[in-house]
Context: one part of a larger RNA
RNA sequence: UCCGGGGACUUACUAUGUGGGGCAAGGUUAAGGAACUGUAGUUCCGGAGCCGGAGCGAAAGCGAGUCCGAAUAGGGCGAUUAGUCCCAUGGAGUAGACCCGAAACCGAGUGAGCUACCCAUGGCCAGGGUGAAGGUUCGAUAAAACGGACUGAAGGCCCGAACCGGUUGCUGGUACAAAAGCUUCGGAUGAGCUGUGGGUAGAGGUGAAAUGCCAAUCGAACUCGGAGAUAUCUGGUUCUCCCCGAAAUGCAUUUAGGUGCAGCCUCGAGGUAGGUGUGCGGAGGUAGGGCACUGGAUGGGCUAGGGGGCGUGAGCUUACCAAACUCAACCAAACCACCAAUGCCGUUCAACCGUUCCUCGGGAGUGAGACUGCCGGAGAUAAGUUUGGUAGUCGAGAGGGAAACAGCCCAGACCACCAGCUAAGGUCCCCAAGAGCAAGCUAAGUGGGAAAGGAAGUGGGGUUCCCCAGACAGCCAGGAGGUUGGCUCAGAAGCAGCCAUCCUUUAAAGAGUGCGUAACAGCUCACUGGUCGAGGGGUUCUGCGCCGAAAAUUUAACGGGGCUUAAGUUUGUCACCGAAGCUGUGGAUGCGUGAGCCGGGCACUGGGUAGCCAAAGUGGAAGGAGCAAUCCUGAAGCGGCGGUGAACCGGGGUCCAUUGCUCUAGCAUGGUAGGGGAGCGUUCCCCCUGCGAUGAAGGUGGAUCGUGAGGUCUGCUGGAGCGAGGGGAAGUGAGAAUCCCGGA
Numbered sequence: 001u002c003c004g005g006g007g008a009c010u011u012a013c014u015a016u017g018u019g020g021g022g023c024a025a026g027g028u029u030a031a032g033g034a035a036c037u038g039u040a041g042u043u044c045c046g047g048a049g050c051c052g053g054a055g056c057g058a059a060a061g062c063g064a065g066u067c068c069g070a071a072u073a074g075g076g077c078g079a080u081u082a083g084u085c086c087c088a089u090g091g092a093g094u095a096g097a098c099c100c101g102a103a104a105c106c107g108a109g110u111g112a113g114c115u116a117c118c119c120a121u122g123g124c125c126a127g128g129g130u131g132a133a134g135g136u137u138c139g140a141u142a143a144a145a146c147g148g149a150c151u152g153a154a155g156g157c158c159c160g161a162a163c164c165g166g167u168u169g170c171u172g173g174u175a176c177a178a179a180a181g182c183u184u185c186g187g188a189u190g191a192g193c194u195g196u197g198g199g200u201a202g203a204g205g206u207g208a209a210a211u212g213c214c215a216a217u218c219g220a221a222c223u224c225g226g227a228g229a230u231a232u233c234u235g236g237u238u239c240u241c242c243c244c245g246a247a248a249u250g251c252a253u254u255u256a257g258g259u260g261c262a263g264c265c266u267c268g269a270g271g272u273a274g275g276u277g278u279g280c281g282g283a284g285g286u287a288g289g290g291c292a293c294u295g296g297a298u299g300g301g302c303u304a305g306g307g308g309g310c311g312u313g314a315g316c317u318u319a320c321c322a323a324a325c326u327c328a329a330c331c332a333a334a335c336c337a338c339c340a341a342u343g344c345c346g347u348u349c350a351a352c353c354g355u356u357c358c359u360c361g362g363g364a365g366u367g368a369g370a371c372u373g374c375c376g377g378a379g380a381u382a383a384g385u386u387u388g389g390u391a392g393u394c395g396a397g398a399g400g401g402a403a404a405c406a407g408c409c410c411a412g413a414c415c416a417c418c419a420g421c422u423a424a425g426g427u428c429c430c431c432a433a434g435a436g437c438a439a440g441c442u443a444a445g446u447g448g449g450a451a452a453g454g455a456a457g458u459g460g461g462g463u464u465c466c467c468c469a470g471a472c473a474g475c476c477a478g479g480a481g482g483u484u485g486g487c488u489c490a491g492a493a494g495c496a497g498c499c500a501u502c503c504u505u506u507a508a509a510g511a512g513u514g515c516g517u518a519a520c521a522g523c524u525c526a527c528u529g530g531u532c533g534a535g536g537g538g539u540u541c542u543g544c545g546c547c548g549a550a551a552a553u554u555u556a557a558c559g560g561g562g563c564u565u566a567a568g569u570u571u572g573u574c575a576c577c578g579a580a581g582c583u584g585u586g587g588a589u590g591c592g593u594g595a596g597c598c599g600g601g602c603a604c605u606g607g608g609u610a611g612c613c614a615a616a617g618u619g620g621a622a623g624g625a626g627c628a629a630u631c632c633u634g635a636a637g638c639g640g641c642g643g644u645g646a647a648c649c650g651g652g653g654u655c656c657a658u659u660g661c662u663c664u665a666g667c668a669u670g671g672u673a674g675g676g677g678a679g680c681g682u683u684c685c686c687c688c689u690g691c692g693a694u695g696a697a698g699g700u701g702g703a704u705c706g707u708g709a710g711g712u713c714u715g716c717u718g719g720a721g722c723g724a725g726g727g728g729a730a731g732u733g734a735g736a737a738u739c740c741c742g743g744a
Stems, first nucleotide, its partner, number of pairs: 001744006011095004016090008026051003032045005055062002065077004098236002101233001105226006116200009125190001127159003130155001134151006163187003169182003202218001204214003211220001239679006249262005263366002265363007273356001274353003277349001279347004288338001289336002294332003298328004303322001305321002307318004369394010399410003414587004419583003425577003428561003434574001436573006447563001453547002457544010474531005480504003485499003510525001514523002588669004594663004599656004604651004611644003617638002622633004680733001682730006689723003698717008
């Protein structure tokens, strides 16, 4: 991991609903007893008790009333009747209460053969080194202290085996081993190591102290019991079909992943409203707008006050600051002398929809929401962010499109069909359908990612200036004189800088546009003539493009191929494709209009048209063989005994019975949590009735019926039990629970 088996809403009581039944102003017995009998029940007694039949008041009490009250007022609770017993079932309560699951708590015991410490009594420590005190002796001294040699043997002394330990590295890591092996290292006469016997026990012991150790377990051992502890938590919870179908919100909560009430779903009963639209009438201060108010904020004027300057002072002055006032242009969720559209409330209507609405009662689930569009708050006018409102979708929604893609676009799947039409989106190939048509644009593979900003890209429009008295561009020529203007300067001559910027000759020529020189020179421009011969320049609006444009495995920013008068893009237009949408045909179920029950359905059975199957005969197309005559096979058509057999006709049988059944117009039938309904199957029991060695159950194939759970028939296997119908009762359905047991 797989297979087989096991595996979870039960039982008792209480009260409360629903369905069925009995009796009914009543209903009902309990314990117990008797009879019968098949020892398990049935029937009959048994009226104790319980519920109902009257309530109100704290009570005395009164009573269809009563209580409060002074009250005959007013008000509260009542009265104007249906209950009760049994069975089944929904949910609730009390119990383990759907099943499995804690960590823990308490009690009684068992443990110190592991380990910690202690007590008693024993044992063990190769070898080597060092050489304390003391002693002896010599020297020294007045005598000592003191010094030398020898002796001596001390030590939580030194080196190092046994022994005890466990520092480093490697190996090991489903191991040799639930702590080892190798290497290396520490202690090794001591607070040493060790044998045996004994002691201390869990709210505890022991501890050279780590929360260490107390039998591979220790922030409180282990075993059994209380015990099915409790678990607002996680997981799991077993057959089918049909109808409806949520919520992720509000308020409260030692509450926030829980719960209560409400909201939203479902089922039943009762009632008769409800929604949309139109017209009319309302409440309201948002969007917008505005600046009288409350505030903010800018410039000017005017002008208190302040600052600066001058003055001994009075005072004067000011390119400074600035209130009030004033002019102008502004800003505001907590500003408004204005003020929508929607939405909301009420109402009208011989409009439309058609029970959607309300009340009561039984049962829920939900109370983590998500994204998208629009309106706001928070944030950074960030987030697949967060928090509200509103609508949609997902959630609980499949199908088509968006390459892929819960929340986007289209569209809501009852079932079947090798039929048709469309939506979004598409129509060159992958890939269903136009290499459609008409007129433009784009040259960037733009399309097929991006901003500020930049540019004689290119298409269209507006406006303005110049132009055959010759524009614009090019080419030829001129571009002069006073003068090197003045100043400044080493120099300054058009061209470092400052000032001025005139006059003359002219077709025209600046006291000079740029390059250049140390300064001149030189080149060039403005301006003018000639040549040429028709449009040219500026500005602005707009379509489509260009640059701006750098990322990590490989093109990789059209899904791909590939596409350029397009297969890009704009406008128009006609076709087609395209979904589980719509239509067509057939079928199922629910609701339901109308009708019938003088009916309808159904199995069985008789007849029987079409069709189908089989077939004697007739017929002779076409084909084959042969040189040919001819032979062989033999279709259609005609004919027609028989079989089967829709429709249709008949017979008798059986079933259903007004809250029912049958036929039927129409409409509906996505679905999680969840509510409701109808069924299938398993085991056992009762009644009744069958099958089985000519082969039961079970196993394994096949066929067939039913919407399905499933049923029936049958081959093989198997070898002894097993069903139908009507009822009853449950240890009643397995794929999941790190489920349990067994097997592979």
A computed fold for a 744-nucleotide part of an RNA from a Dehalococcoidia bacterium, annotated as large-subunit ribosomal RNA, domain II. The RNAcentral record of the full RNA draws on ENA. Its Rfam family is "Bacterial large subunit ribosomal RNA". Gene Ontology terms of the family: ribosome and structural constituent of ribosome.